[in-house]
A computed fold for a 1495-nucleotide RNA from an uncultured marine bacterium, annotated as small-subunit ribosomal RNA.
RNA sequence: GAGUUUGAUCCUGGCUCAAAACGAACGCUGGCGGCGUGCUUAACACAUGCAAGUCGAACGAGAAAGCUCCUUCGGGAGUGAUUAGAGUGGCGCACGGGUGAGUAAUGGAUAGGAACAUACCUAUAGGAGGGGGAUAACCACGGGAAACUGUGGCUAAUACCGCAUAAUAUCGCAAGAUCAAAGGAGGCCUCUGCUUGCAUGCUUUCACCUAUAGAUUGGCCUAUUUCCCAUUAGCUUGUUGGUGAGGUAAAGGCUUACCAAGGCGACGAUGGGUAGCUGGUCUGAGAGGAUGAUCAGCCACACUGGAACUGAGACACGGUCCAGACUCCUACGGGAGGCAGCAGUGGGGAAUCUUGCACAAUGGGCGAAAGCCUGAUGCAGCAACGCCGCGUGUGUGAAGAAGGUUUUCGGAUCGUAAGCACUGUUGAGUGGGAAGAGACGGGUGUAGUUAAUACUUGCACCCCCGACGGUACCACUCGAGGAAGCACCGGCUAACUCCGUGCCAGCAGCCGCGGCAAUACGGAGGGUGCAAGCGUUGUUCGGAAUUAUUGGGCGUAAAGGGCGCGUAGGCGGGCCAUUAAGUCUGAUGUGAAAUCCCUCGGCUCAACCGAGGACGUGCAUUGGAAACUGAUGGUCUUGAGUCCUGGAGAGGAAAGUGGAAUUCCUGGUGUAGAGGUGAAAUUCGUUGAUAUCAGGAGGAACAUCAGUGGCGAAGGCGACUUUCUGGCUCAUAACUGACGCUCAUGCGCGAAAGUGUGGGUAGCAAACAGGAUUAGAUACCCUGGUAGUCCACACCGUAAACGAUGAAUGCUAGUUGCACGGCUCAUUUGCAUGCUGUGUGACGCAGCUAACGCAUUAAGCAUUCCGCCUGGGGAGUACGGUCGCAAGAUUAAAACUCAAAGGAAUUGACGGGGGCCCGCACAAGCGGUGGAGUAUGUGGUUUAAUUCGACGCAACGCGCAGAACCUUACCCAGUCUUGACAUCCCUGGACCACUAUAGAGAUAUAGCUUUCUCCCUAACAGGAGAUCAGGUGACAGGUGCUGCAUGGCUGUCGUCAGCUCGUGUCGUGAGAUGUUCGGUUAAGUCCGGUAACGAGCGCAACCCCUGUCCUUAGUUGCCAAUUAUGGAACUCUAAGGAGACUCCCGGUGUUAAACCGGCGGAAGAUGGGGAUGACGUCAAGUCCUCAUGGCCCUUAUCGGCUGGGGCUACACACGUACUACAAUGGCAACUACAAAGAGCAGCGAUGUCGCGAGGCGGAGCAAAUCUCAAAAAAGUUGCCUCAGUUCGGAUUGGAGUCUGCAACUCGACUCCAUGAAGUUGGAAUCGCUAGUAAUCGCGGAUCAGCAUGCCGCGGUGAAUACGUUCCCGGGCCUUGUACACACCGCCCGUCACACCACGAAAGUUGAAUUGACCCGAAGUCGUGCACCUAACCCUUGUGGAGGGAAGCGCCUACGGUUGGUUCGAUGAUUGGGGUGAAGUCGUAACAAGGUAACC
Repeated sequence: GAGUUUGAUCCUGGCUCAAAACGAACGCUGGCGGCGUGCUUAACACAUGCAAGUCGAACGAGAAAGCUCCUUCGGGAGUGAUUAGAGUGGCGCACGGGUGAGUAAUGGAUAGGAACAUACCUAUAGGAGGGGGAUAACCACGGGAAACUGUGGCUAAUACCGCAUAAUAUCGCAAGAUCAAAGGAGGCCUCUGCUUGCAUGCUUUCACCUAUAGAUUGGCCUAUUUCCCAUUAGCUUGUUGGUGAGGUAAAGGCUUACCAAGGCGACGAUGGGUAGCUGGUCUGAGAGGAUGAUCAGCCACACUGGAACUGAGACACGGUCCAGACUCCUACGGGAGGCAGCAGUGGGGAAUCUUGCACAAUGGGCGAAAGCCUGAUGCAGCAACGCCGCGUGUGUGAAGAAGGUUUUCGGAUCGUAAGCACUGUUGAGUGGGAAGAGACGGGUGUAGUUAAUACUUGCACCCCCGACGGUACCACUCGAGGAAGCACCGGCUAACUCCGUGCCAGCAGCCGCGGCAAUACGGAGGGUGCAAGCGUUGUUCGGAAUUAUUGGGCGUAAAGGGCGCGUAGGCGGGCCAUUAAGUCUGAUGUGAAAUCCCUCGGCUCAACCGAGGACGUGCAUUGGAAACUGAUGGUCUUGAGUCCUGGAGAGGAAAGUGGAAUUCCUGGUGUAGAGGUGAAAUUCGUUGAUAUCAGGAGGAACAUCAGUGGCGAAGGCGACUUUCUGGCUCAUAACUGACGCUCAUGCGCGAAAGUGUGGGUAGCAAACAGGAUUAGAUACCCUGGUAGUCCACACCGUAAACGAUGAAUGCUAGUUGCACGGCUCAUUUGCAUGCUGUGUGACGCAGCUAACGCAUUAAGCAUUCCGCCUGGGGAGUACGGUCGCAAGAUUAAAACUCAAAGGAAUUGACGGGGGCCCGCACAAGCGGUGGAGUAUGUGGUUUAAUUCGACGCAACGCGCAGAACCUUACCCAGUCUUGACAUCCCUGGACCACUAUAGAGAUAUAGCUUUCUCCCUAACAGGAGAUCAGGUGACAGGUGCUGCAUGGCUGUCGUCAGCUCGUGUCGUGAGAUGUUCGGUUAAGUCCGGUAACGAGCGCAACCCCUGUCCUUAGUUGCCAAUUAUGGAACUCUAAGGAGACUCCCGGUGUUAAACCGGCGGAAGAUGGGGAUGACGUCAAGUCCUCAUGGCCCUUAUCGGCUGGGGCUACACACGUACUACAAUGGCAACUACAAAGAGCAGCGAUGUCGCGAGGCGGAGCAAAUCUCAAAAAAGUUGCCUCAGUUCGGAUUGGAGUCUGCAACUCGACUCCAUGAAGUUGGAAUCGCUAGUAAUCGCGGAUCAGCAUGCCGCGGUGAAUACGUUCCCGGGCCUUGUACACACCGCCCGUCACACCACGAAAGUUGAAUUGACCCGAAGUCGUGCACCUAACCCUUGUGGAGGGAAGCGCCUACGGUUGGUUCGAUGAUUGGGGUGAAGUCGUAACAAGGUAACC
């Protein structure tokens, strides 16, 4: 920086990602080289080989093979031999190498210190004389399986021991005393001795002894620093100090005896857990965080535990002793061993190499040296484990090849790929060929030293020595030949398509993808990134300001302790002086090297390496400064406090007093109810209630005053009086002189409820009982009622203990109330005005805040101190501790689980929230539906099929404006396969029609018949086209699926008045404003106001019909008339105009819009009706009107044709209609008045036949002419007289008519006969506000025929509307919200089931640690009469002293007994918790959530 909480927003906050790194591992892949690195696990066990020896110039002794010679053949001599291999002795083995178990300090780092040692090395001063006794080796004899060992004997030394010498050493005040040594090698004869080359001589050199000093190394001490846990708070008896003694190289309780009672600890002792520390390494801008492989410094360890010896140095990796575990050998008696050295093996593990070469170099040990040893080291091997470098070719080349993929079928892409021409890093072959060797050594020469030519040192020359390795490197030849993979492609995050799959298989770091069109799964093509590697996993840091010193917060997101007092601590007013601890500054030392950084240099570059510089922010020492802080001394008054005078107050405690009211008791009056509720009941009352009057008892609480009024630290405090008492405040002067602020631990106070003891108890009232309510009602409501509420004393110690806001101080605009003080001008003399202080409210600027909001009473600007927070859940829970009588309080986790949880604000939606308004929404009315029969549609059932769709309103007389066949999509059966239909290609010339046969038909077979148009040509022939038949394959075809892939069309909210935009403004933003407000309207209609001004889609208007008039035009219409004919007034027809606009008057209203009333008018307030349907909602409906993506079928259960059947079924249920139930009627007779339509495969008159449906026949009419056509209700007259009827007409029988190939399934109508239910319809529910409802008929579309349906037309023609409380729907504003799939929302708890982790638990078991006691190895120390005893000393020749050993004592490892503590594992059972698409019961919360919620 990004992703992720939301419909969207801002914030808080967690989770996740991108970077870098690694001793890594795993998967796929793999050409080369250089430089590095390589058991992080079992400090598990180890076969085998090697890793520490060396010195003959310290010492004695000393082979063998071989060779030569001699030989008596037995052998001997010489050489080998300054030999090998042992031994004594010296030095080394304490270094180098390994590992990190232990260790939180006996460690490390940094800086210091004093009481020490230091082999080898250096320097200086000296010495090195003279003696002695042993002992290994060796020899002999033994023991033993072995390891090993005993006895006796011989021998040497630079081995061992005296003596002498003896200081600048040690002891001591001093006198004085005490302490050493070793020689070896080479050369020589100058000196000395023997005498001519030897020494004890000289000389050189190495070694030796003493002392001092140095250097180096080591031991010890101090300060600071060095992980986590306080759910570890007290620890300590050699403990802290002193004295004496002992001990050590050395200070010291290091050890011991005695004395004192100290020492450590909240600045974290003690205990527990974890861990080697550091330079450094990784990361980071830094501060930090993590880490401690390789390299380097320190420490610790060496199978486990203990111990000492030797030594300069060890308590010793490749030494010793003991104990233990393990392994091996054994003759069973006893012995041996220690890879955390280098290789290597087993094991463990995700995982880590060769049983290599060489001492050539560097370094180490020994040696005089040559040299020997060196798994240190140098090299090589294995491993892409890491870093760095190189390569896998380069140029040209378009027919943009084939092929793959894809496609909109045009193409696009892989893509310069191939081909051609080059190059040669690398590779293969051949040849040449370094540096590392300037060291060390040897030889010769020369110079110094010396008596010296020797030894030795310097110089010159020559010689010898290379593991790596014939390696690096160089030259030539060959030839593109041998050398590219891995991951990813939804967003974050660079990179997209096709196919397969179908919530499956799978993916996933987070969000999330997959349910038939997946850029997210799997494959492919293409692309992106990195590249001999690429990904994954793990870990660390970063991002994370997500522990915040740099650099966060706490009103509401997590977070202020309930409140005060106050200790430690932290912080602290003005002035002067001193000091120099902090602070600042200079210098010096140190801060190892390596690393990091800079510069330069070496490998062809780089990695890597070398040189120099810088850094190392620290510590210490020292010099200086004196502002600030500290310390000390002095002083001041402003902070703080004190005295005096006033003031207000429900501040606290105790004692007393009072009235009203409730209840109860007594008495009176009085009678049937009272009480209670939404309505009731339980309850009280005729044994007299309620009501009322009088009197009495008792307890509790104190109306009015009363007020965002007062007091108190908070909790809290309210009648009145008295006593005691705390605090606050105003004013004035005086006094003290910083005495202050905050406050961990601590102490105290602390509502209500609760607890204990004892009282008290009127009212109220958990629990409980009863009555209601309810599906239930362990509740809400009602009647009762016990603890409790009250008092005294003692506990508890918590609350949404809240201003959700810690305390203190200072500063920073104002305005206006209230309470209580003080001062005051002027004067109106007051309850005024102005000023001021304390407290308490309301608004408001700057500023702050995520916003809301806060704003001198801060949440502003600053300082000081305290408390608290770090995602949600688990959980304020478990365990442990403390407190409590108990209830419980306090302190306070983890496993596990989720990707969110949350705050504020926004827009919607919703509310059994509020306000305003509208609608046949209710109300007021009229008529229906729901009951009957029938029609019709649907569900269900049935069926071979009962084709399909539509399902609340907004499906159900809907698609269907009309299923007998057809339609038809369904079923059965029979058939066709380029097809019933379209285009292209090939062949032919007919096809069709007609006839016959077969068949249910489709169709099949046979016969008959047989082309057309155009061009060209003299003609034939030919070509092209049309049409038909046959063939072939591309294709046709599909009412098959998906309306949740779509277009188009439609329904609905709703003809509701709304829905938006531009610019501007406000807001961090989502958004707001405009569109809200006051009026008004049918209307977001208009007016006024207004940070808005305008605009668009809607409203209205424009359009059509109708109502009045005028003009024009008059045929088929109208009028007159007997026809011919005439007229243009009226009706009417159909064109065009006029008219109505709140125009005018009055009133109301804001001088508005508008409303009310009126004039005029045919019509009056959009005149009536229609068309017209904003942004959008419902994944609403339709793939079966049509179109269309994808999928599916293709001689087919999916296409085509045909016959028959079905869509018309029928225990049932629902919707919509028709007809009725009758007298406002039915029947019969007679008589009137319409409108709008339709008509040539048609309407069909007059006439005639039939009871009738209708038949015959055919005038007129393509229509203002003719026809359908009769209008009906109505009117007049008659009958019926309240019945299942002269109502009603279903059903059924019979007979017919019409249409049509066809009327059985399955049409309509007519006539005769039959005459069912039904007497006005339960709960519930629908329509309608005027030419409307109701009622009456007429017409049309579809249509061969078929309407109670649908669409139209006119006739007759009402009732009612007080009004908006309620139901339903809608609009606007506002409010609440935990809803946004939007209340058909969200969501809680028990129970049931599965899984997971955790707690408790009778116990069981293990580890660690510890108290007491027992045993007590090895070993030091002490002791040591009895045993042994060379050198030295004293005696004396025997002993002693001294030494040694056994034994004993103290300490003590392992082991044992017993008791604690801590931590773990496990445990029948049990407890809650978490998680889990569709379980059960309710509905607690979110809206007034239906009883406001919560602590």